[in-house]
RNA sequence: GUUUUUCUUUGGGGCGGGGUGCAAUUCCCCACCGGCAGUAUAGUCUGCGAAGCCCUUUUUCAAGGCGCCCGAGCGGGUGAAAUUCCCGCACCGACGGUAUAGUCCGGACAGGAAAAGAAAAGA
Numbered sequence: 001g002u003u004u005u006u007c008u009u010u011g012g013g014g015c016g017g018g019g020u021g022c023a024a025u026u027c028c029c030c031a032c033c034g035g036c037a038g039u040a041u042a043g044u045c046u047g048c049g050a051a052g053c054c055c056u057u058u059u060u061c062a063a064g065g066c067g068c069c070c071g072a073g074c075g076g077g078u079g080a081a082a083u084u085c086c087c088g089c090a091c092c093g094a095c096g097g098u099a100u101a102g103u104c105c106g107g108a109c110a111g112g113a114a115a116a117g118a119a120a121a122g123a
Base pairs, nucleotide, nucleotide: 003121004120005119006118007117008116009115010114016030017029018028019027031103032102033093034092035048036047037046038045043091044090052068053067054065055064056063057062073089074088075087076086077085095106096105097104
């Protein structure tokens, strides 16, 4: 240094201004935000996670599933290499609640891809 197992810690951001209205951080105008891994630096590429649904085990709690579902980007420039950088113009965002919500409240002091560290074992 590599593999496996165990443990510990970490592990999601954002409504500010104006308008209408009885009422809106939900509508309209402007604004603001971007999980993890891969790859020339990515919300929009590839894969993963979270929500929802389903299945299996279970009396329940709970656990497991490479089951389903799963949003959105183009043009130009530089370069050996970029849908990742630079310029321009776009676009997207679970469920429940509430005047219609990516940004408020709630499930959630939950769950989690994964990252860092420690220990043990084997070659």